RNAcentral holds the sequence, with entries from ENA, Greengenes and SILVA. The RNA shown here (small-subunit ribosomal RNA) has 1493 nucleotides and comes from an uncultured bacterium. Its Rfam family is "Bacterial small subunit ribosomal RNA". Its mean pLDDT, the model's own confidence on a scale to 100, is 85.

[in-house]
RNA sequence: AGAGUUUGAUCCUGGCUCAGAGUGAACGCUGGCGGUGUGUUUAAGGCAUGCAAGUCGAACGGCAACAGGUUUGUAGCAAUACAAAUGCUGGCGAGUGGCGGACGGGUGAGUAACGCGUAGGAAUCUACCUUAAGGCCGGGGAUAGCUCAGGGAAACCUGAGGUAAUACCCGAUGAUAACGAAAGUUCAAAGUGGCCUCAAAGCCACACCUUGGGAUGAGCCUGCGACCCAUCAGGUAGUUGGCGGGGUAAUAGCCCACCAAGCCUAAGACGGGUAGCUGGUCUGAGAGGAUGACCAGCCACAAGGGGACUGAGACACGGCCCCUACUCCUACGGGAGGCAGCAGCUAAGAAUCUUCUGCAAUGGGGGAAACCCUGACAGAGCGACACCGCGUGAGGGAAGAAGGUCUUCGGAUUGUAAACCUCUUUUUUAAGGAAAGAAUAAGUCUGAUAGGAAAUGAUCAGAUGAUGACGGUACUUUAAGAAUAAGCCCCGGCUAAUUACGUGCCAGCAGCCGCGGUAAUACGUAAGGGGCGAGCGUUACUCGGAAUUACUGGGCGUAAAGGGCGUGUAGGCGGUCUGGCAAGUCGAGUGUAAAAAACCACAGCUUAACUGUGGGGCUGCGUUCGAAACUGUCAGGCUUGAGUCUGGUGGAGGGUAAUGGAAUUCCCGGUGUAGCGGUGAAAUGCGUAGAUAUCGGGAAGAACACCGAAGGCUAAAGCAGUUACCUAUGCCGAGACUGACGCUGAGGCGCGAAAGCAUGGGGAUCAAACAGGAUUAGAUACCCUGGUAGUCCAUGCCGUAAACGAUGUACACUAGGAGUUGGCGGUAUCCGUUAGCUCCACAGCAAACGCAUUAAGUGUACCGCCUGGGGAGUACGGCCGCAAGGUUGAAACUCAAAGAAAUUGACGGGGGCCCGCACAAGCAGUGGAGUACGUGGUUUAAUUCGAUGAUAAGCGAAGAACCUUACCAGGGCUUGACAUGCAUUUGACCGGGAGUGAAAGCUUUCUUUCCCGUAAGGGACAGAUGCACAGGUGCUGCAUGGCUGUCGUCAGCUCGUGCCGUGAGGUGUUGGGUUAAGUCCCGCAACGAGUGCAACCCUUAUCUUUAGUUGCCACCCGCAAGGGGGAACUCUAGAGAGACUGCCGCCGAUAAGGCGGAGGAAGGAGGGGACGAGGUCAAGUCAUCAUGGCCUUUAUGUCCUGGGCUACACACAUACUACAAUGGUUACAACAGCGGGGUGCUAAGGGGCGGCCUGGAGCAAAUCCUCAAAAGUAACCUCAAUACGGAUUGUAGUCUGCAACUCGACUACAUGAAACUGGAAUUGCUAGUAAUCGCGGGUCAGCAAUACCGCGGUGAAUACGUUCUCGGGCCUUGUACACACCGCCCGUCACACCACCCGAGUUGGUUUCUCCUAAAGCUAGUUACUCUAACCGCAAGGAAGAGGCUGGUAAAGGAGGAAUUGGUAAGGGGGGUGAAGUCGUAACAAGGUAACC
Repeated sequence: AGAGUUUGAUCCUGGCUCAGAGUGAACGCUGGCGGUGUGUUUAAGGCAUGCAAGUCGAACGGCAACAGGUUUGUAGCAAUACAAAUGCUGGCGAGUGGCGGACGGGUGAGUAACGCGUAGGAAUCUACCUUAAGGCCGGGGAUAGCUCAGGGAAACCUGAGGUAAUACCCGAUGAUAACGAAAGUUCAAAGUGGCCUCAAAGCCACACCUUGGGAUGAGCCUGCGACCCAUCAGGUAGUUGGCGGGGUAAUAGCCCACCAAGCCUAAGACGGGUAGCUGGUCUGAGAGGAUGACCAGCCACAAGGGGACUGAGACACGGCCCCUACUCCUACGGGAGGCAGCAGCUAAGAAUCUUCUGCAAUGGGGGAAACCCUGACAGAGCGACACCGCGUGAGGGAAGAAGGUCUUCGGAUUGUAAACCUCUUUUUUAAGGAAAGAAUAAGUCUGAUAGGAAAUGAUCAGAUGAUGACGGUACUUUAAGAAUAAGCCCCGGCUAAUUACGUGCCAGCAGCCGCGGUAAUACGUAAGGGGCGAGCGUUACUCGGAAUUACUGGGCGUAAAGGGCGUGUAGGCGGUCUGGCAAGUCGAGUGUAAAAAACCACAGCUUAACUGUGGGGCUGCGUUCGAAACUGUCAGGCUUGAGUCUGGUGGAGGGUAAUGGAAUUCCCGGUGUAGCGGUGAAAUGCGUAGAUAUCGGGAAGAACACCGAAGGCUAAAGCAGUUACCUAUGCCGAGACUGACGCUGAGGCGCGAAAGCAUGGGGAUCAAACAGGAUUAGAUACCCUGGUAGUCCAUGCCGUAAACGAUGUACACUAGGAGUUGGCGGUAUCCGUUAGCUCCACAGCAAACGCAUUAAGUGUACCGCCUGGGGAGUACGGCCGCAAGGUUGAAACUCAAAGAAAUUGACGGGGGCCCGCACAAGCAGUGGAGUACGUGGUUUAAUUCGAUGAUAAGCGAAGAACCUUACCAGGGCUUGACAUGCAUUUGACCGGGAGUGAAAGCUUUCUUUCCCGUAAGGGACAGAUGCACAGGUGCUGCAUGGCUGUCGUCAGCUCGUGCCGUGAGGUGUUGGGUUAAGUCCCGCAACGAGUGCAACCCUUAUCUUUAGUUGCCACCCGCAAGGGGGAACUCUAGAGAGACUGCCGCCGAUAAGGCGGAGGAAGGAGGGGACGAGGUCAAGUCAUCAUGGCCUUUAUGUCCUGGGCUACACACAUACUACAAUGGUUACAACAGCGGGGUGCUAAGGGGCGGCCUGGAGCAAAUCCUCAAAAGUAACCUCAAUACGGAUUGUAGUCUGCAACUCGACUACAUGAAACUGGAAUUGCUAGUAAUCGCGGGUCAGCAAUACCGCGGUGAAUACGUUCUCGGGCCUUGUACACACCGCCCGUCACACCACCCGAGUUGGUUUCUCCUAAAGCUAGUUACUCUAACCGCAAGGAAGAGGCUGGUAAAGGAGGAAUUGGUAAGGGGGGUGAAGUCGUAACAAGGUAACC
């Protein structure tokens, strides 16, 4: 620091996801040790049991328990024992009294608050402590304990009697205290212990009282700061303030009476939700964001609620009273309780510990002290919960062992890993030694200081001096012995690390993208590898990455986003000069910012974690002093911003009124006659009752042709005949004036197209709805004929539009060029300037497209708005509206995208150009018949398999009777029909024979080896047996090679360098011409190149030359065969020539090239062929062959016999033969070429009606054999299912072949079917072509060949042309397509699931209002009822107090109302999601009616 994911690819926008760090965690697997931390985040639910706050006898009366003493008595010689008395001593239960139980410990429910943080403030209190001054005198009356009596189950209570105090009360004294102007008035106290003493007195220590100060702690007030919701907008009556009282330690509506009507709020009051706050913690570069466990500060709470008492301090966790809920005891009358202290239990939960030890240390309470108490604390225990440290061994060790896994079978890997050898001992076990944590303890002793008559005592210094829970722990020594100690996750990309097997869209994985449908690096297992390591993964949550809320640090033309437009309030911002002030700002000083944490340095535990010491920092706030540039403020000026006046000028600017012509429709009349109208074509409609058309007259309403424009005006919406009036504004010119008066603008207010609403008019046209006619599968549409609201006017609503420049307003600055509107100036067809409206274009900007002085550039000011898609501009609530609806405006849920721009393709019922037997023009067909052949289907034991639009179907198959043959039935074989190797064994093999059998096979018999050799053996060959293996036309053409088809013989497809673009890509290859052609020329940011095209190759057409056998013959001989001769011709086959737009004319651009002509056998590629670019179709073929993987192995292999591939209701493809007279039959009689021939072609001759038989000459061939038909000539047939047509069938034969039954061809005779030119549709062909005629060949024993491949004979017609159909090429355009239009995609309906809204209701929570009732307590009143020690009084009594009673206040409770928020609900509603449902086809192309608001 980034990465993955939208696309065919690109760039951008934008979300989702990942890598990091962290946690009081939990879960899964695993687990050796130690140190340090940490451990109910949930039910502030409920709690058994024990402990957590006591202490002081030096305050008191005392003596229940314990110990000791004293006295007396009894026993005893005595020691001693027993009994009684005695508080005498140590001490001490209960009690009185003092101090402490307000600290320490827990929890976070409540609280949005002066609760917290920070900085300040004034009107306060403060026990114990400290300091200073002074005092500590004299009296009195009670009471608990205790005794007696009584009540009660208990808790506990009552009465009587008597008793003490540092308990209580009174008096005295008293100022530097309080009050008061002063005079003056008022308020205290307690002793105990020690020393010394006969005693009194005194002294010392601690206590006590008064007052001032300090310290500490606490209370109160204020500024500022820190959560969410505006779908919470108004709140408030003690409310805001005042006077006067009360009250408090103290200020204050804190409380009360009266008076006034204020106070808070858009800088967010009030309301709702959530939450203890902070130091800090986590994260982050920081700014921030999240958080508030442990530790520390503050606050709040103590079962829920209320209340006060005591006290220095509480409205009190282990105190009290009351109400409520719950639990427990009970004799039913009544009582007791509060773990959010430490342990522990239960419940809840994913989840969180021991009913431990000790006061040894630190700290706290009490005490003079010893000491006591202390679940604070110190420790131990449990938990890998976290952090830190250590270990599970080290060195050597290749036969690279065995085993595992993979394998190309060679090997590789696990792997120096193990074994084995040597060594070490942290850890472990056993035994031994052994710390620190402990000191200023008390006391005792010594010395010193101050004071004192002295002593105790106080202070200081020294000596001595007890005490350890942890724990015999840390640490250490010795011994034993590698001995006791490794797992978890991952291995498709992100992301480090791969193979095999299993599985087969199953099982499963998954953080995102996505894997899995038979070769899964993604599932499961194994091997190997990677990462971390006593841990490793997962889940949850936080920050980061995320500049994805943007202060640092984002945006708004098209991606989400500029308000429809203006005006203007608050607010924000604001020209220039001078002076003052000092709020902001800046500087310096100072206070504070607790400690801990964090950072740096050093130090202590062996190290680290952890801890200690020191330092700096804590960016904040307060305060003092200073500066005056900038902002602000005050004062005074200025003119450039803004505005006013004046003179011109333009305009569909607005409002009102008047008025004009053309057109439309209607009415009246005339002329006139059969149609009009309308459409793609029609029909509905109108018309003989006279339409349409035409002429004249009239009525009505609405809109204003031409001018007219890129034009003008307005804030926008919008504004158009003409005239008048009223009215607003802009611009230009030249001056004068005011003097910052300005810009923007949340709310507010106003304007605001069309449609719509209300009322009243008006109503010609047009025209939703509606009706009819068409179209259509349907047509609730598009088209047509009608037609009502509406469209128009007035008044009032509505308040929205793709209200768009999809571009907020204002100002300034920043190259130019062109056009145009208004004005001004000049030297005036032009130039300059200014205000607009348009078009190009630089810099710059931008993702690109594009914008570009009218900015989307560079800046400033202010406003509005955005934060993934869908759900949704929806729901609920509020506001507005008559309604329609508008405005504000969510969530659950769901997806991993949605989107912008541009690129390359593909596509279009887009455009342009061009080509092709593509159409057209023609000729002949197919589709109908019969037959042949192939396919589908059906059938079958099997009808083997493959090929299936074009690009399967007379195709693989250039030939299925057996064989072929792969299929079926049956019979056999099992190392096999075929190959190689090894081992054992035999000596054969070949050949002949027998039995059985359908054959194969099985059984069996006869005969029978060779070579080398020192003789043991070895080798060759062959058989048998066994083992490796053979074999497979079994599967997968979607695992493959090779080969092939098709687009298409279409003209394309690319590369290098350069250039352009962020990039995908483009350019080149586009453009102008031209060509069959990306063929060539020209131009051009391209220049070149490759592959295709063309040419080179074959054949054919002409000529020359060479050569003449088997070919040829002008010549001779011969009846002929042939011979001689010849090399002219034909022919044959070698070598050459020839054609190149070369020549001429015209056209073209002086090009390429085209048109015409000449010459020529041939002319513009002369004809034909071979030759098929890059790619497309997962096209075809595993059955030609090859081949990975899988499957099979007495069978899916192999052999044999027979059958099948030849079936037959039917459908399709391709052919043949025909339907006849351009013909058929018969007869006569010509003219080819390519070819083939030895198991072959076979002549002549002979036989047969014929097929054929016989025969055998010749020929491995220019030599021999095989060789035409149509055409031609002549005759007959005469339009008829016939002398056309030949299917079918019968009989008899021939040939091939082991064998023609299933199932061959041919021959003869006989038979003589359909068919009379073929519906929709559709095929081929442009010249030696179509059509027509025959001939040959391959395969092959024969043949189902009418097929296929070739050959020649005869030999046409037509092409205007490119509108249309099909296919293709190039350019361009649109696109929401990229599996690419056989694409994409929308909505209803049906089904399933999910969340949500409404909902008659129903049931809870919270808050609030009113009323009723009212506990405890407090307060007020009470001469009235009851009671009472201290003071006064001689007494009676008084003063004063307590209770009771009454009023006020008041928790809980009850009743009713309201608001708000949950649960649940019949039914209703839309939404979302869901491999293959239904109906249509709305959108994307002109999407077939352009789309959209």